[in-house]
The part of an RNA shown here (large-subunit ribosomal RNA, domain IV) has 353 nucleotides and comes from a metagenome.
Context: one part of a larger RNA
RNA sequence: AUUGAGUGAAGGAACUCUGCAUAUUGAUACCGUAACUUCGGGAGAAGGUAUGCCCUUUGAUGUGAAGGAUUUACUCCAUAAGCAUCGAAGGGUCGCAGCGAAAUGGGGGCGCCGACUGUUUACCAAAAACACAGGUCUCUGCAAAGUCGUAAGACGACGUAUAGGGGCUGACGCCUGCCCGGUGCUGGAAGGUUAAGGGGAUAUGUUAGGGUUAAACCGAAGCAUUGAACCGAAGCCCCAGUAAACGGCGGCCGUAACAAUAACGGUCCUAAGGUAGCGAAAUUCCUUGGCGGGUAAGUUCCGUCCUGCACGAAUGGCGUAACGAGUGCCCCACUGUCUCCACUCAGUCCUCA
Numbered sequence: 001a002u003u004g005a006g007u008g009a010a011g012g013a014a015c016u017c018u019g020c021a022u023a024u025u026g027a028u029a030c031c032g033u034a035a036c037u038u039c040g041g042g043a044g045a046a047g048g049u050a051u052g053c054c055c056u057u058u059g060a061u062g063u064g065a066a067g068g069a070u071u072u073a074c075u076c077c078a079u080a081a082g083c084a085u086c087g088a089a090g091g092g093u094c095g096c097a098g099c100g101a102a103a104u105g106g107g108g109g110c111g112c113c114g115a116c117u118g119u120u121u122a123c124c125a126a127a128a129a130c131a132c133a134g135g136u137c138u139c140u141g142c143a144a145a146g147u148c149g150u151a152a153g154a155c156g157a158c159g160u161a162u163a164g165g166g167g168c169u170g171a172c173g174c175c176u177g178c179c180c181g182g183u184g185c186u187g188g189a190a191g192g193u194u195a196a197g198g199g200g201a202u203a204u205g206u207u208a209g210g211g212u213u214a215a216a217c218c219g220a221a222g223c224a225u226u227g228a229a230c231c232g233a234a235g236c237c238c239c240a241g242u243a244a245a246c247g248g249c250g251g252c253c254g255u256a257a258c259a260a261u262a263a264c265g266g267u268c269c270u271a272a273g274g275u276a277g278c279g280a281a282a283u284u285c286c287u288u289g290g291c292g293g294g295u296a297a298g299u300u301c302c303g304u305c306c307u308g309c310a311c312g313a314a315u316g317g318c319g320u321a322a323c324g325a326g327u328g329c330c331c332c333a334c335u336g337u338c339u340c341c342a343c344u345c346a347g348u349c350c351u352c353a
Stems, first nucleotide, its partner, number of pairs: 001348008010339002014337001019334001027051005036041001038171001052093012067077003070073001094098001106332007113324002118130002134169007146155003172319004177249003182246002184242005191237003197231002203225004209218002250268005277311001278308001289305005
């Protein structure tokens, strides 16, 4: 110096990102126990008292010798001895200390998030993430939808819409506003567009023949090549519906008898302009916002305001008892976390012999 263990004056969180770690509490019985609450809880809330040993008295339970009874039985009775267990009351007594060791909850208050028990990054994250019961939308009529497989086949299911698959939300309570213009989905079928295919107009090549002094040239049928009009589905365009589908939910100007503000008016744009509730929030840049509380002093915390840079309603909104090795703040108790370090025991490093 370090590791493990222990003790500590006075103070008691001044330490620190944070009371991390330590310490405190701790058993059993009795007394007693708040807000809130989904009436189950909260709760071991909190907070108290008792606890050893000896003597006396006494209660309950079990057993039941001896005894008694008769119907003599593996019978019955019970005032009752003894023993065992669990208590109660009174008196006494010792120590600093009686659950004398060990094992064995520290507690309370206010917020946030997630309802809860569960699950997870095997080996740096256990959570506010995942799941969840519940809610809702959607698909699926059975050879179901969906999934695996080239297929056969299998699962779904030896189930049948109170069933099965998929998406979102996430107990419970109160609720869930407006927009269908865009994208998606569903329905519609008049019109437009439209593939293969059908259809073959036209055009070209070839030439029996015609033609010419010879050429040029013309050229039927056939065979090839070409391929116009016209007919041709879904889809798309189009017309509707649909937001617990993907998503979206304005700007400027003026106005009231102080001022300020604007219930009110004007105007532009939009598919419609954010309703209830909440709000400097796990969301607020300016910002340590303003006010109040707590402290001697508070960028955190709690309450309130609303000027919401950039909350907002199942990508759910707001509440919420209980729960949490979650997270922020405060208080009591307690402490070597600290002021500020000291000493003891054991091991190791190191130095010397």